[in-house]
């Protein structure tokens, strides 16, 4: 940078600090001096890899399903990725709600 897969479930407290901060832009809604962002330190949540059982399928090489949280590799622990913007549909048609899609983002396996 590309490809797949997933994104309405979940999990925080202390320390140092000391003004922002929810990815960018725009609007909107909100979190913050009762301490944001950060950094550490400990806990935790999840199962993407990985690992261990058990099982089917294959003559094997392998490959399928499930269960387990595993002193293992990442990731997450305010709000649906906080909403939303682009297109297409429905309801109503003031604007606004509904569902699908594309886009960008995040993770993670691979390349």
């Nucleotide at each position: 940078u590309c490809u797949u897969a997933u994104c309405c479930a979940g999990a925080g407290u202390g320390g140092c600090u000391g003004a922002g901060g929810g990815a960018u832009u725009g609007g909107g809604c909100c979190c913050u001096g009762u301490g944001a962002a950060g950094c550490c330190a400990c806990a935790g949540c999840a199962a993407c890899c990985g690992g261990u059982u058990c099982u089917c399928c294959g003559c094997a090489a392998g490959g399928g399903g499930a269960a387990c949280g595993c002193u293992g590799g990442u990731g997450c622990u305010a709000c649906c990725u906080c909403c939303u913007a682009c297109c297409c549909g429905g309801c109503c048609c003031a604007g606004g709600c509904c569902g699908g899609g594309a886009g960008a983002g995040a993770u993670a396996a691979g390349a």

SAM riboswitch aptamer (S box leader) from a soil metagenome, 111 nucleotides, folded computationally. The sequence is in RNAcentral, with records from MGnify. The model forms 97% of the base pairs in the Rfam consensus. Rfam family: SAM riboswitch aptamer (S box leader). Rfam describes the family as follows. The SAM riboswitch is found upstream of a number of genes which code for proteins involved in methionine or cysteine biosynthesis in Gram-positive bacteria. Rfam links the family to the GO term regulation of gene expression.